Glycine riboswitch aptamer from an uncultured Anaerolineales bacterium, 105 nucleotides, folded computationally.
[in-house]
RNA sequence: AACCGCGGCCGGGGAGAGCGCGCGCCGGCGUCGGCGCGCCACCGAAGGGGCAAACCGGGCAAGAGCGCCCGGUGAAACUCUCAGGUAAAAGGACCCGCCGUUGGA
Numbered sequence: 001a002a003c004c005g006c007g008g009c010c011g012g013g014g015a016g017a018g019c020g021c022g023c024g025c026c027g028g029c030g031u032c033g034g035c036g037c038g039c040c041a042c043c044g045a046a047g048g049g050g051c052a053a054a055c056c057g058g059g060c061a062a063g064a065g066c067g068c069c070c071g072g073u074g075a076a077a078c079u080c081u082c083a084g085g086u087a088a089a090a091g092g093a094c095c096c097g098c099c100g101u102u103g104g105a
Base pairs, nucleotide, nucleotide: 003104004103005101006100007099008098009097011096012095013094018040020039021038022037023036024035025034026033027032041086042085043084047082048080049079050078054073055072056071057070058069059068060067
């Protein structure tokens, strides 16, 4: 230095699931759209919760066994569906690009 990590960019890509029903309010009315409340059905990739192996500690058993119980540490794109989402828009884990970095190497 490359590279890794971290930060930034109204930079690029980016899935799934009802344009659901009812009531009220707003946009002059209708259409249409937005917001709030209630109801049913769904999705999992903002965020959040849960745990396996393994390891650690304590107790019991055994003296040849490496077993049992309790507790702790412990991952995800698995799982839950709290939150969020189910036309477009917005958002979006994750991947890439560019810039920066008195982090690592």